[in-house]
Molecule: small-subunit ribosomal RNA
Organism: metagenome
């Protein structure tokens, strides 16, 4: 410090996710030790049991219990002891009681509280303070009670009542003294002030007295400590909470308090708070600090420390220095317990512990030894505070689980391999060493140099010294020594990318994983296991939460044309900001200093635990607040000036600026009249509609309403919306010029006010045109649309309402600065110029900016000020609430839930019912077919035991198959085989192998079987078969979506790329585009490109012409012979054959073109512009085809999915399709007799000739391994004859009979022949195919396969046409450009209703619960007030009585409760609304291309 994820790729925007750190954590797996720190985050839920606050006998009366002593008695009896009983408070002491002090601390918890509660700073002249310290004073005389105890009594108990007696440091009275109270005078000092007040003087009230003295007490002053109060500032969220308040705000006078104060009361006034957020609602103890972060910040408030609040819930007071009191009281409520039913008791949010809740949090431990607290003179007692221990990896830190050597490397495992090996791995074994830890034994006494008792000494009565005694829970501690022996001790997660680390097996969109992207559908580095590896390590992972990364709320540090985001516009309040100069001030600001900012924490350098964590002494920090000085640039404030900002004035010219009134012509429609006659109108085409009752058309006149042609222009005006015929009135703004006036008067602008297109609403008019709704006609599968004919509201006017628009420049306003060119509007200057200047409206550009597109003095540049707005997509501008409105609706404006994207700009493709250019039998022009019939053949389907398998849009279907009767054969039914039919090894044994023939059997097979070997060194070997075992064979079994190879298609289309350079942030572009041209990215020219490669072309083959060479089996011009057959001699001229050459290149001419490429025409030539044909197929596309040609990975079968055999099937047959053949006839059929090819094949072959058969054929047989012989007859054609338009002398299917051939065998299931039979069919619907010249069409011939079996396939020649104007359209392709929401790329993408399932949510008659208040009623305890006839010890009084106090009663207030109406919040609710998400549902096709109506 970043990374992953939107895309085919790119840049930017933007969200989501990850890597880090942390925790009072929890869960999973694992676990040796030590130290330190930590441990109910949930139910402030309920609690059994024990303990947590007592102490003082040196305050008191006393003596229940214990002990001692004394006395008495009894017993044992040893005459003095022991035991027991009783008495005596005599002693130690002490239960209970009176009294004092404490119990308000310590400990717990965080419910409440948004508050002077907390933090910080300041103030109290408005206050208190027990114990403690200091100073000084006093402590005298009396009195009356009361508890305990005792007696009686009530009660179950808790507890109470009555009576007698008694004490005090309990209580009371009085006195003295200091002090005090009131008034007057004077008044240092303090204070902003009201005021306060020392010292002093005087007067009045009151009025005493033997001393010393510890502790204690009383009262006074001061201190310290602790508290109380007041104030400034800070302290969460919500405005869908905007108004709140009646003791409320203030005053006067009282009361009350320690003290101020509406704290309380009476009276008076009407105030007080609030947009700088009152009130209300929600949430929450606050701080020091903790976590994170570079910081600024953000989040948190457990342990420790400070403060606050609370003690089952609510209220109240008492006591006291202090409480409205956790382990006190009273009352009310809920709950639990006891009860004799009458009544009582209780409060763990103290320490342990229990239940419950929960993912989750410990022992009913030890000790007061230390620290601290209460009491005490002290010893001491008490102390679940505290110190220790126990449990828990829950955290931090430390240690260990060994160290060294040890193989070119064991075994085993696992995978890979080139079969040598590699990896685990120096790892192990083995050898040596060490002993932290562990176990055992022993030593050891830090923390206590303290404290306490006793004695002595010194002296200043309170301390110090000495001696002695004593005090340790932890603790069998820490620590040290010795012995034993590697002995006792390693796991977890991960390994697709992010992210370090990979292979095998299993599984097969299953099981599962997953933080995000995403893995898994038979070769998963992503699931599960294993091996190996990586990371961390006594831990490792997961989950939860916080910060970070996130500059993703942006102060530091973001944005708003198009990504989310500028308010529709103006005026303007508060607010914010503000020109130049001088001067003052010192609020901000800067600087210095003082106080404070508790300690702990943090940090720096020290110290102590063996180190560290931890602990500890010191410094710093604690960025804050406050006080006091100093400074004066800037901001603020006060004062005074200035003119450039702003405004005013004067002059000039311009404008569709607004508003009111008037006027005008053209057009439209309507009315009347005329002319005129049959249609008009409308459309893609029609129809509805109008029209013989006279339309449309045309002429004249009239009426009405609305809008203003031309001018007219990226022209003008206005704040925006907007504004257009002409004239007039009224009103507003801007511009230029002058520089006279004012003197900062300015800019912006939350709230607020005003304006605000169209549609819409209300009332009243108006209504010509157009025209939602509606009606009709068309279109269509439908057409509630697009088109047509009509047509209401509306469109227009007046007055109101409404307040929204893509209200757009998708660009808020103001000011200043920053290169230019050019057009135009309106001014001014002027030397009249292509000039200067000001204000506008436009275009193009520099710098700069921007993600880019683009913006660019009219900024989206550089800066300042103010306002508005944004923070992922959807849900949703929705719901609820509120405000506005007549309504429609507008403004404000969420959440649950859901997704990992949504969106912007640009790039390359693809696509378009976008555009331009071009090509192709693509269309057109023609010729001939197929689609109808019969048959052949293939396919689908169906059938079947099986009808084996594959191919199946173009690019499957006479395809694999170039030939299924058996075989083939892979399929089916049976029979038999299991190392096997074929391949490679092999132990032992045999000697053959082979085998005519016979038998059984459907055959395979089985049985019998005459006969029947080689070499030798004699050991044996070779060879073959049978038989055995185990390696293995075998598979036309699966996967063409694991593959190789081969092949189809786009397409023989002209394209596809690269290097370097350049441009762009980049994907990419350029080159390859452009102008011409070509069959061609073919060539030329131009050009930020220059070159190159694969394709094109050429090189190869055939063919067309000629030459040369060669001349048999070919040929024969001339010569000879001849049986007349190139047969023979001869010859190689010719044909031909086979080699080799020539020829064609736009080479020549003319024209066009740019002087080019090239095109057009011509000459010559066998051939002319690629002469014709073939072979040749770029980068790639279709997961195209083939595992059944072959090869091959993986999977599967192994007495079977292998191999063998008989028979059957692949040949089935209601049907559908493809490809063909034959026809439907006269351009023909049949017959007769004649002519002309090419290319091939032939030995298990072709087979002449002859004989024979009607024929297929048969018999015999010459020649030929072929330019020699044979197949072999070419046919169409020509000639002659016949048929005469018919289902025929067309057509030949089907069927019968009789045959031939091949073959082991023609039944299923062959071909052919003869005779007979003689079906459909008379030219073929929609739609569709081939072909541009030796082509189509037509005619025959041959070959492969093959025993036999072509209408198919592959070849060959014969005869031999028609047409092409042209590129509008259909199909396919190329190229440039354009749009795009497509990229699996239009067979794309995608929208809405409906149906189904699930989820959250709104409304809803209501129902139920809760919260905080309010009004009324009732009113406990209790304070206060009144009363007090009743009661009463202290004082007065001789007494009566008084004083004083109390019970009781009454009143105000008052908790809980009751009643009531509202508010808020939640749960639930028949039904209902939309929303979201879901697998391959239904209906349409709205959007994206001109998306087919932009």
């Nucleotide at each position: 410090a970043g990374a992953g994820u939107u895309u085919g790729a790119u840049c930017a925007u933007g969200g989501c996710u990850c890597a880090g750190g942390a925790u009072g954590a929890a869960c999973g797996c694992u676990a040796g030790c030590u130290a330190c720190a930590g441990g109910c985050u949930u139910a402030a839920c309920a609690c059994a049991u024990g303990c947590a606050a007592g102490u003082c006998g040196a305050g008191g009366g006393g003596c229940a219990g214990c002990a001692u002593g004394u006395c008495g008695g009894u017993u044992g009896c040893u005459u003095g002891c022991a035991a027991c009983c009783g008495a005596c408070g005599a002693u130690g002491g002490c239960g209970a009681c009176c009294g004092g002090c404490g119990c308000a601390c310590g400990g717990g918890u965080g419910a409440g509280u948004a508050a002077c509660g907390c933090g910080u700073a300041u103030c109290c002249a408005a206050c208190c303070u027990a114990c403690c310290c200091u100073u000084g004073u006093c402590c005298a005389u009396c009195g009356g009670a009361u508890a305990a105890c005792c007696c009686g009594u009530c009660g179950a108990a808790a507890g109470g009542c009555g009576g007698c007696c008694u004490a005090a440091c309990a209580c009371g009275a009085u006195a003295u003294g200091c002090g005090g109270u009131u008034c007057u005078c004077a008044g240092c000092g303090g204070g902003c002030a009201u005021c306060u007040a020392a010292c002093g003087a005087g007067a009045a009230c009151g009025a005493a007295a033997u001393g010393u003295g510890a502790a204690g007490g009383a009262g006074a002053a001061g201190g310290a400590u602790g508290g109380g109060g007041a104030u400034g500032c800070g302290u969460c969220u919500g405005a869908u909470u905007a108004g709140c308040u009646u003791g409320u705000u203030g005053g006067c006078g009282g009361g009350g308090u320690a003290a101020c104060g509406g704290c309380c009361c009476a009276c008076c006034a009407a105030g007080g708070c609030g947009a700088c957020g009152a009130u209300c609602a929600g949430u929450a103890g606050g701080g020091g600090u903790u976590c994170u972060g570079a910081g600024a910040g953000g989040a948190a408030g457990g342990u420790c420390c400070c403060c606050c609040a609370c003690a089952u819930u609510g209220g109240a007071a008492c006591u006291g220095a202090g409480a409205c009191a956790c382990g006190g009281u009273c009352c009310a409520a809920a709950c639990u317990c006891c009860u004799a039913c009458g009544g009582g008791a209780g409060g763990c949010a103290g320490c342990a512990g229990u239940g419950a809740g929960g993912a989750a949090u410990a022992u009913u431990g030890g000790u007061c030894a230390a620290u601290g607290g209460a009491c005490g003179g002290g010893a001491g007692u008490c102390u679940g505070a505290a110190c220790c221990a126990g449990c828990c990896a829950a955290g931090u830190a430390g240690c260990g689980u060994g160290c060294a050597g040890g193989a070119c490397g064991a075994c085993g495992g696992c995978c890979c391999u080139a079969u040598g090996g590699g990896u685990u791995g120096u790892a192990a074994a083995c050898u040596g060493c060490u002993u932290u830890u562990a176990u055992a034994g022993g030593g050891g006494g830090a923390u206590a140099a303290a404290g306490u008792g006793u004695g002595c000494c010194a002296c200043g009565u309170g301390u110090g010294g000495c001696a002695u005694a004593u005090u340790g829970c932890a603790g069998g501690u820490a620590c040290c020594c010795u012995a034993u022996g590697a002995a006792u001790a390693a796991g977890g997660a991960c390994c697709g990318g992010c992210u370090a680390a990979u292979u095998c097996c299993g599984u097969g969109c299953c099981a599962g994983c997953a933080g995000c992207c995403g893995c898994g559908g038979u070769a998963a580095u992503a699931c599960g296991g294993a091996a190996g590896g990586u990371c961390c390590g006594g831990g490792c992972g997961u989950u939860a939460u916080c910060c970070g990364g996130a500059u993703u709320u942006a102060u530091u540090g973001g944005g708003u044309u198009u990504a989310a985001a500028g308010g529709g516009a103006g005026c303007g309040u508060a607010g914010g900001c503000c020109g130049u100069c001088u001067u003052a001030u010192a609020a901000g600001c800067g600087u210095g200093u003082u106080g404070u900012g508790a300690a702990a924490u943090g940090u720096c350098g020290g110290g102590g635990c063996u180190c560290a964590a931890c602990c500890u002494g010191g410094g710093c920090a604690u960025u804050g607040c406050a006080g006091c000085g100093c400074g004066a640039a800037c901001u603020g404030u006060g004062a005074g000036a200035c003119u450039u900002g702003a405004g005013u004035g004067c002059g000039c010219a311009g404008g569709a600026a607004g508003u009111a009134g008037g006027c005008g012509g053209a057009a439209u429609u309507c009315g009347u009249c005329g002319u005129g006659u049959a249609g008009c109108g409308g459309u893609g085409a029609a129809a509805u509609g109008c029209u013989u009752a006279g339309a449309u058309a045309u002429g004249a006149c009239g009426a009405a309403g609305a809008a203003c042609u031309c001018c007219g222009a990226u022209u003008g005006c206005g704040a925006a919306g907007g504004c257009a015929g002409c004239c007039u009135g009224c009103u507003g703004u801007a511009g230029c010029g002058c520089a006279a006036c004012u003197g900062a008067c300015g800019c912006u602008g939350a709230a607020g006010c005003u304006c605000g297109a169209a549609a819409g609403c209300g009332u009243g008019g108006g209504u010509a045109u157009c025209g939602a709704a509606c009606a009709g006609g068309a279109u269509u599968a439908g057409a509630u649309a697009c088109c047509c004919u009509g047509g209401u509201a509306g469109u227009c006017c007046a007055c109101g309402c409404g307040g929204u628009a893509a209200a757009c420049g998708a660009u808020g306003g103001a000011u200043g600065c920053u290169c230019g060119c050019u057009g135009u509007u309106u001014g001014c200057g002027u030397c009249u110029g292509a000039c200067g200047u000001a204000a506008g409206c436009g275009g193009c550009c520099a710098a700069g900016c921007g993600a880019a597109a683009g913006c660019g003095u009219u900024a989206a540049g550089c800066a300042u000020c103010c306002c508005a707005c944004c923070u992922g997509g959807g849900g949703a501008g929705u719901a609820c609430g509120c405000c506005g409105g007549c309504a429609a609706c507008g403004g404000u404006g969420a959440a649950a839930c859901u997704c990992a994207a949504a969106g912007g700009a640009a790039u390359u493709g693809a696509c378009g019912g976008g555009g331009g250019c071009c090509c192709g039998c693509a269309c057109a022009a023609g010729c001939g077919g197929a689609g109808g019939a019969a048959c052949a053949u293939g396919u689908g389907g169906u059938u079947u035991a099986a009808u084996u398998c594959g191919a199946u849009g173009a690019u499957a279907c006479g395809c694999g198959a170039g030939g299924a009767a058996c075989c083939u054969u892979a399929c089916c039914c049976g029979g038999g085989c299991u190392u096997g039919a074929a391949c490679u090894g092999u132990a032992g044994g045999c000697g053959a192998a082979c085998g005519a023939u016979u038998c059984a059997g459907a055959g395979a097979u089985g049985a019998a079987g005459a006969g029947g070997c080689c070499c030798u060194u004699c050991g044996g070997g070779a060879c073959a078969g049978a038989g055995g075992a185990g390696a293995c064979a075998g598979g036309u079994g699966g996967u063409g979506c694991a593959u190789g190879g081969u092949c189809g298609u786009c397409g023989u289309c002209a394209g596809c790329u690269c290097g370097u350079g350049u441009c762009g942030u980049g994907a990419g572009a350029u080159g390859u585009u452009g102008g011409g041209u070509u069959a061609a990215g073919u060539c030329c020219c131009g050009c930020a490109a220059c070159g190159a490669g694969c394709g094109c072309a050429a090189c190869c083959c055939c063919u067309a012409u000629c030459c040369c060479c060669a001349g048999u089996a070919g040929c024969c011009a001339g010569c000879a012979u001849u049986u007349u057959g190139g047969a023979u001699g001869g010859g190689c001229a010719c044909u031909c054959u086979g080699a080799g050459g020539a020829g064609a290149c736009u080479g020549c001419c003319a024209g066009g073109g740019a002087u080019a490429a090239c095109c057009u025409g011509g000459a010559g030539g066998a051939a002319g512009g690629c002469g014709g044909g073939g072979a040749u197929g770029a980068c790639g596309u279709c997961a195209a085809a083939u595992c059944a040609u072959c090869a091959u990975g993986c999977c599967c079968c192994u007495u079977a999915u292998g191999a063998u055999u008989u028979g059957g099937g692949c040949u089935a047959c209601a049907c559908a399709c493809g490809u063909g053949c034959u026809a439907c006839a006269a351009u023909g059929g049949c017959g007769u007799a004649a002519a002309c090819a090419a290319a091939g094949g032939g030995a298990a072959g072709c087979g002449a000739g002859c004989c024979u058969g009607c024929g297929a054929g048969g018999g015999u047989a010459a020649g030929c391994a072929a330019a020699u012989c044979c197949c072999a007859a070419a046919a169409a054609u020509a000639a002659c004859g016949u048929c005469c338009c018919a289902g025929u002398u067309c057509g030949g299917a089907c069927u019968g009979c009789a045959g031939u051939c091949u073959g082991c065998a023609a039944c299923u299931c062959g071909a052919c022949u003869g005779c007979a039979c003689g079906a459909a069919g008379c030219u073929g619907g929609a739609a569709u195919c081939g072909c541009u010249a030796g082509u189509a069409a037509u005619c025959g011939c041959g070959g492969a396969u093959c025993a036999g079996a072509a209408u198919g396939c592959c070849g060959c020649g014969g005869u031999g046409a028609a047409u092409a104007c042209g590129u509008u359209c259909c199909c396919g392709g190329g190229u440039c450009u354009u749009g795009u929401a497509c990229a699996c790329a239009c067979c794309g993408c995608c929208c809405g209703u409906c149906a189904c399932a699930c989820c959250a949510u709104g409304g809803g008659a209501g129902u139920c619960a809760g919260u905080a208040a309010c009004g009324c009623c009732c009113g406990a305890a209790g304070u206060c007030a009144g009363u007090g006839a009743c009661c009463u010890a202290a004082c007065c009084g001789c007494a009566a009585g008084g004083g004083a106090g109390g019970a009781g009663c009454u009143g105000c207030c008052g908790a809980a409760g009751g009643c009531g109406g509202g508010a808020c919040c939640g749960a639930u609710g028949a039904c209902u609304g939309g929303g979201g998400u879901g697998a391959a549902g239904u209906c349409g096709u709205a959007a994206c291309a001109a998306g087919g109506u932009a």